[in-house]
RNA sequence: UUAAACUAAGGGUGUCCCCAUCUAAAGGUGGGGACGCAAAGCCGAGGGUCUAAGGCGCACAUUGUGCUAUGAUAGUCUGACUGCAAAA
Numbered sequence: 001u002u003a004a005a006c007u008a009a010g011g012g013u014g015u016c017c018c019c020a021u022c023u024a025a026a027g028g029u030g031g032g033g034a035c036g037c038a039a040a041g042c043c044g045a046g047g048g049u050c051u052a053a054g055g056c057g058c059a060c061a062u063u064g065u066g067c068u069a070u071g072a073u074a075g076u077c078u079g080a081c082u083g084c085a086a087a088a
Base pairs, nucleotide, nucleotide: 002088012037013036017032018031019030020029021028022027035075041081043079045078046077047076048073049072050071054068055067056066057065058064
């Protein structure tokens, strides 16, 4: 440095859910508890997906509705950077 298979040690993290809290929402944060993850470490760079405050339309006995990220998602994929152990 590279391909495949098997499987350890020390660990790490924390899906869903509950409580509190922030937020227009999506979602985030803290605590509890873990489905799983060998990058499920980190980065919103390129797609995807989610939301629609604001903006722009449409419709009006109505308070709606459509489109749209500048918002979010790294446990959606790609990419970039970084990390632990062993064998050959």
This is a predicted structure of an 88-nucleotide RNA (c-di-GMP-I riboswitch aptamer) from Fusibacter sp. 3D3. RNAcentral records the identical sequence in 2 taxa. The RNAcentral record of the sequence draws on Rfam and Ribocentre. Model confidence (mean pLDDT): 81 of 100.